The RNA shown here (transfer RNA) has 77 nucleotides and comes from a Candidatus Thalassarchaeaceae archaeon. Model confidence (mean pLDDT): 81 of 100. Taxonomically the source falls in Candidatus Thalassarchaeaceae (Archaea, Methanobacteriati, Thermoplasmatota, Candidatus Poseidoniales).
RNA sequence: GGACCCAUAGUGUAGCCUGGAUAUCACUCUAGCCUCCGGAGCUGGAAACCCGUGUUCGAAUCGCGGUGGGUCCGCCA
Numbered sequence: 001g002g003a004c005c006c007a008u009a010g011u012g013u014a015g016c017c018u019g020g021a022u023a024u025c026a027c028u029c030u031a032g033c034c035u036c037c038g039g040a041g042c043u044g045g046a047a048a049c050c051c052g053u054g055u056u057c058g059a060a061u062c063g064c065g066g067u068g069g070g071u072c073c074g075c076c077a
Stems, first nucleotide, its partner, number of pairs: 001073007010027003020057001028046006050066005
C1' cells in the first nucleotide's frame, strides 16, 4: 500500500443475503402480583442499531466516506 470480516440496550445475541413502518431473545434494572419468607415463580414496563452522507415512499439492512477492532496478501529491511 491492497483485499476481506466485524461493530445492535449495562452484557451477550437474532435480524442484514432478498429494505417495510413500533427492532428479537436471554441476563440485567424496575413496578405490581404471589409466597410463611425469599428478585423462586407470574404479569407489565425501561434500556440499543459505531459516526456522517447518498439512494428510496421507506434503511439495522443497499452504496460511498470515516472511526475502532480483527484476518490475510504485498513492499522495504